[in-house]
Context: one part of a larger RNA
RNA sequence: UGACGGGGGCCCGCACAAGCGGUGGAGCAUGUUGCUUAAUCCGACGCAACGCGAAGAACCUUACCAGGCCUUGACUACUAGCGACCGCCCUCGAAAGGGGGCUUCCGGGCAACCGGCGCGAAAAACAGGUGGUGCAUGGCUGUCGUCAGCUCGUGUCGUGAGAUGUUGGGUUAAGUCCCGCAACGAGCGCAACCCUCGCUGCGUGUUACCAGCGGGUUAUGCCGGGGACUCACGCGGUACUGCCGGAGCAAUCCGGAGGAAGGUGGGGAUGACGUCAAGUCGGCAUGCCCCUUAAGGUCUGGGCUGCAAACAUGCUACAAUGGCCGGUACAAAGGGCUGCAAGGUCGCGAGGCCAAGCCAAUCCCUAAAAGCCGGUCUCAGUUCGGAUUGGAGUCUGCAACUCGACUCCAUGAAGCUGGAAUCGCUAGUAACCGCAGAUCAGCAACGCUGUGGUGAAUACGUUCCCGGGCCUUGUACA
Numbered sequence: 001u002g003a004c005g006g007g008g009g010c011c012c013g014c015a016c017a018a019g020c021g022g023u024g025g026a027g028c029a030u031g032u033u034g035c036u037u038a039a040u041c042c043g044a045c046g047c048a049a050c051g052c053g054a055a056g057a058a059c060c061u062u063a064c065c066a067g068g069c070c071u072u073g074a075c076u077a078c079u080a081g082c083g084a085c086c087g088c089c090c091u092c093g094a095a096a097g098g099g100g101g102c103u104u105c106c107g108g109g110c111a112a113c114c115g116g117c118g119c120g121a122a123a124a125a126c127a128g129g130u131g132g133u134g135c136a137u138g139g140c141u142g143u144c145g146u147c148a149g150c151u152c153g154u155g156u157c158g159u160g161a162g163a164u165g166u167u168g169g170g171u172u173a174a175g176u177c178c179c180g181c182a183a184c185g186a187g188c189g190c191a192a193c194c195c196u197c198g199c200u201g202c203g204u205g206u207u208a209c210c211a212g213c214g215g216g217u218u219a220u221g222c223c224g225g226g227g228a229c230u231c232a233c234g235c236g237g238u239a240c241u242g243c244c245g246g247a248g249c250a251a252u253c254c255g256g257a258g259g260a261a262g263g264u265g266g267g268g269a270u271g272a273c274g275u276c277a278a279g280u281c282g283g284c285a286u287g288c289c290c291c292u293u294a295a296g297g298u299c300u301g302g303g304c305u306g307c308a309a310a311c312a313u314g315c316u317a318c319a320a321u322g323g324c325c326g327g328u329a330c331a332a333a334g335g336g337c338u339g340c341a342a343g344g345u346c347g348c349g350a351g352g353c354c355a356a357g358c359c360a361a362u363c364c365c366u367a368a369a370a371g372c373c374g375g376u377c378u379c380a381g382u383u384c385g386g387a388u389u390g391g392a393g394u395c396u397g398c399a400a401c402u403c404g405a406c407u408c409c410a411u412g413a414a415g416c417u418g419g420a421a422u423c424g425c426u427a428g429u430a431a432c433c434g435c436a437g438a439u440c441a442g443c444a445a446c447g448c449u450g451u452g453g454u455g456a457a458u459a460c461g462u463u464c465c466c467g468g469g470c471c472u473u474g475u476a477c478a
Base pairs, nucleotide, nucleotide: 001478002477003475004474005473007472008471009470010469011468012467013466015462016461019425020424021423022422023421026316027315028314029313030312031311032310033309034307035306042053043052064302065301066300067299068298069297070296073126081119082118083117087102088101089100090099091098092097105116106115107114108113128291129290131289132288133287137285138284139280140279141278142276144274149188150187151186152185153184154183155164156163157162168179169178170177194268195267196266197265199237200236201235202234203233204232205231209226210225213224214223215222240262243256244255245254246253247252318418322377323376324375325374326373327372328371334365335364336363339358340357343354344353345352346351384415389410390409391408392407393406394405395404431454432453433452434451435450436449437448
């Protein structure tokens, strides 16, 4: 100087408390351990691994296993030779691959030949490796933590390590600002500048809008038209403790007015010096080591989906604030051309057939759901719950046996609110409800990322648990 303390002081954070909803019990989904296996590829392991890499494992993916094949190789460069490449036929084969046959180049030039393109023996350089090392590395990332800290120059003090500044008194979300002070300044962080939501002015009005005027319809901005309104997307304005009162030396705090918004207005992006030899050689790059008829390449099939058991994250429930049936209302944000599909028609349905419109503020996906109105069920393992299983189908795809999703009929399991323990959340939040998208032929999505609808309760307080910041104290630790 740090680090540590079941030392002290001060102060924060859904850290506790207050409150609401869960997890832990059930069934199922997904991940992991373990076991099994020819293989069940690999990585990730307290917080910060475990719906994680995987925003899509039937083949492919694929890195694993079994078997069949290739050896200058699937890919790059160069060369002898060939003339095409493509395509077609026969044959062995599961395919890959092997054997045989047919067909076949372009430009210049009379030609030799030259150039281009393609195939391509042998050989040698080389290719190739998701083989090893994240404890050799780059890059990127997680985490403490959006915590308020981390440092430097000069000066001063100290033999020196170092100190001071950065401590102190206030204040703040903040090393934020004020006052004081052997310090005076400065940098990286904080804040602001950026995006978005909320109010408003101006501009521009089509595909959006429809107040007034006209036309038209069973009806609809449907048409003429309009530039008001909504909305769209550009440029501006607005908030600064600016004003008032109180406290204070000040910074600032408390209250008030006006205002769409008030003291950082809500949300996002943004992550200092560093810590964990944290994570990643399997995104990529890369040193060294290793393989070279194999640890490289290719194909078929299998596996990654195995199941006594354990854990993690979720979904659905156990019902009446509910289930079922009928009627009826209101979104936002996205996506659409080997696409989205209105409408018609067939089918109980998944879906099939025909097919208008739309490269989309125009057409479509699109029905939003919870809600509201009416009816029914009457506390029951039930008209709750839907697992499991049998049967019949639909769709995608070369192909759904291992191993897809969905539909219909039948079957109806466990489950009566979950021990110890444990998680999230402070407001348009939690909780409840649906909708969309990426990946994607299809889909194991109940995941993830967004989006709107309905919409709470509680916070006395900081003793205690956890994490963190500053000062101080002890130390046999560095």
Model confidence (mean pLDDT): 84 of 100. The part of an RNA shown here (small-subunit ribosomal RNA, 3' major domain) has 478 nucleotides and comes from a metagenome. The RNAcentral record of the full RNA draws on SILVA.